[in-house]
RNA sequence: GCGGAGGGAGAAGAGGUCGCGGACGGGUGCUCGUCACGCCGUUCGAGGAAAGUCCGGGCUCCACAGGGCACGGCGCCGGGUAACGCCCGGGCGUCGCGAGGCGAUGGAAAGUGCCACAGAGAGCAGACCGCCGAUGGCGGCUUCGGCCGCACAGGCAAGGGUGAAAGGGUGGGGUAAGGGCCCACCGCGUCUCCUGGUGACAGGGACGGCACGGCAAACCCCGCCGGGAGCAAGGCCAAGCAGGAACGAGCGGCGGCCCGCCGCGUUCGAGUUCCGGGUAGGCCGCACGAGGCCUCGGGUAACCGCAGGUCCCAGAUAGAUGACCUCGCCGCGGGCACGGCCCGGCGGUGACAGAACCCGGCUUAUCUCCCUCCGCCCCU
RNA sequence: GCGCCCGUAGCUCAGUUGGAUAGAGCGCGUGCCUCCGGAGCACGAGGUCGCAGGUUCGAAUCCUGCCGGGCGCA
Numbered sequence: 001g002c003g004g005a006g007g008g009a010g011a012a013g014a015g016g017u018c019g020c021g022g023a024c025g026g027g028u029g030c031u032c033g034u035c036a037c038g039c040c041g042u043u044c045g046a047g048g049a050a051a052g053u054c055c056g057g058g059c060u061c062c063a064c065a066g067g068g069c070a071c072g073g074c075g076c077c078g079g080g081u082a083a084c085g086c087c088c089g090g091g092c093g094u095c096g097c098g099a100g101g102c103g104a105u106g107g108a109a110a111g112u113g114c115c116a117c118a119g120a121g122a123g124c125a126g127a128c129c130g131c132c133g134a135u136g137g138c139g140g141c142u143u144c145g146g147c148c149g150c151a152c153a154g155g156c157a158a159g160g161g162u163g164a165a166a167g168g169g170u171g172g173g174g175u176a177a178g179g180g181c182c183c184a185c186c187g188c189g190u191c192u193c194c195u196g197g198u199g200a201c202a203g204g205g206a207c208g209g210c211a212c213g214g215c216a217a218a219c220c221c222c223g224c225c226g227g228g229a230g231c232a233a234g235g236c237c238a239a240g241c242a243g244g245a246a247c248g249a250g251c252g253g254c255g256g257c258c259c260g261c262c263g264c265g266u267u268c269g270a271g272u273u274c275c276g277g278g279u280a281g282g283c284c285g286c287a288c289g290a291g292g293c294c295u296c297g298g299g300u301a302a303c304c305g306c307a308g309g310u311c312c313c314a315g316a317u318a319g320a321u322g323a324c325c326u327c328g329c330c331g332c333g334g335g336c337a338c339g340g341c342c343c344g345g346c347g348g349u350g351a352c353a354g355a356a357c358c359c360g361g362c363u364u365a366u367c368u369c370c371c372u373c374c375g376c377c378c379c380u
Numbered sequence: 381g382c383g384c385c386c387g388u389a390g391c392u393c394a395g396u397u398g399g400a401u402a403g404a405g406c407g408c409g410u411g412c413c414u415c416c417g418g419a420g421c422a423c424g425a426g427g428u429c430g431c432a433g434g435u436u437c438g439a440a441u442c443c444u445g446c447c448g449g450g451c452g453c454a
Base pairs, nucleotide, nucleotide: 001376002375003374004373005372006371007370008369009368010367013327014326015325016324017323018322020045021044022043023042024041025040026039027037028036029035030033047352051363052362054361055360056359057358058357059230060229061228062227071226072225073224074223075222076090077089078088079087080086091105092103093102094101095100106221107220111219112218113215114214115213128160129159130156131155132154135153136152137150138149139148140147141146168186169185170184171183172182173181187210188208189207190206191205193204194203195202196201234284235283236282237281243275244274245273246272247271250264251263252262253261254260291311292310293309294308295307296305297304298303328349329348330347331346332345333343334342335341336340381453382452383451384450385449386448387447390406391405392404393403399437408424409423410422411421412420430446431445432444433443434442
């Protein structure tokens, strides 16, 4: 320098003006309530993902003696946690030269199912080409010991070929040719074996010639977990209409009052008062919490601490965060006496995106900067 | 907030107990037929199976995560 791997940080800096939402204090108004009005002051005001709603919890209501079936999810080991399908550390497998990445990583010697095409044979398999033909058969020769030929019976599974996969691999011995047939090493399996480790597992030993192909993100078996719903949960207050009870012959409108007129009523009950449930609507839930930051301590780490300090940090309800100016910063341009400085001309101050009961994760979207490590090449 | 479904050629749809060339109709192109057009006949083109990753010998089909669209309930 080029290429690559892993991780971390921030989300724009300072000031000002106006606008919007919340809280507190004040002010003003009245029907006086902790009611209305942003009228004044102070103060606070989106995120790392607020998103997708994919997991897990808190909270609330409903259900519930206990157990099982069904259904769904998860699945190496240890730890973390309120919990998780998340995180940390480790084992094993696999990919990569490497830094590192990835793994739904229990069970296929319980059962069922599938393994297309090709191929002789695809599951307790098989012989197309091939090899052999020791033994038997046929033919020829013979010095009668046997030899040669054929490839008919038959033997074999080494080599070729098919396939994703062909019933261990390499080498040697042996054989007619071959074959765990025998042997060495490797692999595999079994063990109430030994050593290390909490464990997954690793290393070794003994035994077994090998009996045991793959798929469980096919059914299934084993183990563990799961009651249901969701803040439109749920609670409180409560117009209007309808209902119930009591009283009840008047009540209401026009009007200052009377008369008068009109309407509704007096068995089908106007009107007044009260009652329960409860719609619209309002309030609470609802912002102090598995809380943030710093220091210390424990732990490899995730994380933890009844250790210390400090802070209060959005609560809208059709949904508040915006606009502008100055300085600073960045980029482009120009100039110069060029490790940089100056000028002011222009542009930018951003991307992804915005709370709606709250947290812990995952995933996805997205801008900039930094750190560590690996490989190759070049220079000294 | 909760639950469910769909995405395959330009359009409408098959194919979804995994099996190799992914099909059909309409449409499109070329040729024949006709004086010309239509109809008809023959042939042909056209597909990241929404995207990415995984399981598997093998994925449109199974699994996971995204993207887009639609529906239902409170």
This is a predicted complex of two RNAs, RNase P RNA and transfer RNA, with 454 nucleotides together. Rfam match: Bacterial RNase P class A. Gene Ontology terms of the family: ribonuclease P activity, tRNA processing and dimeric ribonuclease P complex. By type it is a ribozyme.